[in-house]
Context: one part of a larger RNA
Formats: sequence, C1' cells, structure tokens
RNA sequence: CUCUCGUUCAGGAACUCGGCAAAAUGUAACCGUAACUUCGGGAGAAGGUUAGCCUGGUUCACCAAGAACUGGGCCGCAGAGAAUUGUCCCAGGCGACUGUUUAGCAAAAACACAGGUCUCCGCAAAGUUGUGAAGACGACGUAUGGGGGCUGACGCCUGCCCAAUGCUGGAAGGUUAAAGGGAGUGGUUAGCUUCGGCAAAGCUGCGAACUGAAGCCCUAGUGAAUGGCGGCCGUAACUAUAACGGUCCUAAGGUAGCGAAAUUCCUUGUCGGGUAAGUUCCGACCUGCACGAAUGGCGUAACGAUCUGGGAGCUGUCUUAACGAGGGACACA
Repeated sequence: CUCUCGUUCAGGAACUCGGCAAAAUGUAACCGUAACUUCGGGAGAAGGUUAGCCUGGUUCACCAAGAACUGGGCCGCAGAGAAUUGUCCCAGGCGACUGUUUAGCAAAAACACAGGUCUCCGCAAAGUUGUGAAGACGACGUAUGGGGGCUGACGCCUGCCCAAUGCUGGAAGGUUAAAGGGAGUGGUUAGCUUCGGCAAAGCUGCGAACUGAAGCCCUAGUGAAUGGCGGCCGUAACUAUAACGGUCCUAAGGUAGCGAAAUUCCUUGUCGGGUAAGUUCCGACCUGCACGAAUGGCGUAACGAUCUGGGAGCUGUCUUAACGAGGGACACA
C1' cells in the first nucleotide's frame, strides 16, 4: 500500500446521479393500532410495556409434562445476557394480483393471467402436420365444444366516420377463361373448262356471330375489422375572451374522461405546496409541437428484489480521518 473485518469525540446524508454501502430494526407475551377498502384486508400498521435467578401461595390441569395469577428475596455493566432473528412512515407513476422471461451484461412498466369481446367450425368439423398422399392430432371431444385475433382483475364507460382497404351478403346489368358453336375462308384434287381458271366429296388448317362460372365492375352491410376523427374570418357597453355568425373542405371532423403526462418541442411553461435555497416531486391551470376511448379511456383496495419524490430512526456515506485484528504485497533475515 491492498483485501476482509472491528471500534470511534462532536456532528448526523453536509456524501452521492441516487442513503450505493454500512448502521439500525429484529424473539416472545401483553397493550394498542390511522387513512383507505373489493369489508377479506390495510396490520407484525404505527407506537408502547415486560422478560434473569432463588423461594412461598392460589387457580386450571392432573397419567405424566405443564399453564396462568399473586407475594417475598438475590446478583451483574448488561437477564430475548451468545447465535439466529422485520427498519418504519407519507405521496405519486406503471402493472390488478401469485406466476413467466433474454442459460452467460436487461426480472421490468415486457410475457402470461382470470375476465371481456369479435370471428371461424354441424363433425369425414374448422384448424394443424404430412409429398396437393395415406395416416395422425383436434377428440374416443360435438357449439356451456374446438380453432384463431384483440384486450387484460374489478368499478364507471367505450363517442362520430363504411369515402379508402378488408370481410360478409346480393344478384339485375357490364366484362371475362377453358369448352361448346360453326358463318366464312385457305391447302390438296376427281371432274369441268372459253385454258384465264372454276371446283364436289374426303382429308387437313384458320376461324366470325352466339352460349359460357367464379372473380372484377356494381350494390348493401360491417369498427372490441385495417384505419380516420379540419381550416379561415368576424362578433358582447373598459380591455380581454367568444356562448354566437359567415365561409371553404371532408366519409366524418376527437364525444366522455384525462392532460407540461412513461406523451409538452418552446420549457426550469405559469400558480400553489414542500426546502434557507427544489431543471426532480406533489396539487392545479390548459396554449394537447404531437392524449383519448378493448394498438382500450379514466379510476382503483391489495400486491411489487419495479420506478420517482419526501420524512423519522440510524449510521465513517461525509466533515476528516484515526486506531486495532487477520490475510496479501513489500523489506530484512
């Protein structure tokens, strides 16, 4: 010097991104215990008192072991005498919860979840696997069942738009494949010929009209389907603002609730609280760059090795370092 420990005057978070680490709490009995709440909880809330040994009595129990209550006495610095053994409180964000996860930098607000809802499937089911197979799973199940999607306990709710895209229904008309159809036409040549050609049948090519399904066009529905949810100008007897009016565009112009938010650029917005002092935090305001209703909205008791802010206790985190113990390193031998 370093590692792991121990102790420390006064102060007690002044340290630091942050109380990280350490300290502190800790057992049992009794007393006592708030807001809030889904009435179960919260709760070991919080906060207190007692605790050793010797020797009597009473009650319960009585097979044994024991339990409770009530006297007297004794000792130590210390009686849960060692070890083991919760720190607590206030407020907020997120996720309801117990669970699950990146074996080896992430345990979370991510995943799952019960619940909700939409959709497909009538059984040789849909769906999955397999070579467009057999077979198998689904299921020795049968719509209170099975598959898929989204959301995510619970409470209050879930607005407007079907123009686009998707899906579902419809079938009048338009378009449309193979196929059918065969008007017409080419080649070949018996024959005919005015020698220029014409040309039956057969064979062999091309082939118009017409018939012709789904699909598409069309039409209607559908948002807990993919998605979307405006601009400008003017106006009230101070000013300001605009309940109101005008106009343009749109399929429709964002409803309830929330809002500088895990979302707010300007921004350390403004006001209030907390501090002597607060870019964080809490409560409001609304000017929402760019919240918003199952890619759910807003609340919410309980829960969380979650995140954020504050407080009490406590401490070598610090003011500010010191001493000690045991390893290592180093030095001498």
A computed fold for a 333-nucleotide part of an RNA from an Acidobacteriota bacterium, annotated as large-subunit ribosomal RNA, domain IV. It was read from a public genome assembly.